Background: The RNA shown here (SAM riboswitch aptamer (S box leader)) has 122 nucleotides and comes from an uncultured Spartobacteria bacterium. The coordinates come from a structure-prediction model, not an experiment, and the mean pLDDT is 78.
RNA sequence: CUCUUAUCCAGAGUGGCUGAGGGUUCUGGCCCCGCGACGCCACGGCAACCGCUCCGAUUCAACCCGGAGGACCAGGUGCCAAAUCCAGCCUCGCGCCGCAAUGGUUCGGGGGUAGAUGAGAG
Numbered sequence: 001c002u003c004u005u006a007u008c009c010a011g012a013g014u015g016g017c018u019g020a021g022g023g024u025u026c027u028g029g030c031c032c033c034g035c036g037a038c039g040c041c042a043c044g045g046c047a048a049c050c051g052c053u054c055c056g057a058u059u060c061a062a063c064c065c066g067g068a069g070g071a072c073c074a075g076g077u078g079c080c081a082a083a084u085c086c087a088g089c090c091u092c093g094c095g096c097c098g099c100a101a102u103g104g105u106u107c108g109g110g111g112g113u114a115g116a117u118g119a120g121a122g
Base pairs, nucleotide, nucleotide: 001122002121003120004119005118006117007116008115013043014042015041016040017039021032022031023030026088027087028086029085044080045079046078049076050075052069053068054067055066056065084114089111090110091109092108093107095105096104097103
């Protein structure tokens, strides 16, 4: 870097350094920010993907698979404003506009694309 798969409306911040942008491209919206953002470092915390323990199923036995558990093992990652901040493409529903349309649009739902993180493979 590519592929597969799961999750993404919950949760969790202080200090130091730095000094102007940030919310990972773009557009629109809406936010955060000199009462110091973003980033880096230290410490702290959250969570439960993997690891771990137990159960089920399969099996000669196991791996894979399904379920449950706790948060110590100084375990491997991840994360600690707002849903991945929201929308953009497709579609459904109730309204509204419109003579009408295969039209436009508020709100709500579903899906897709893209992205993030874990696990596995190349």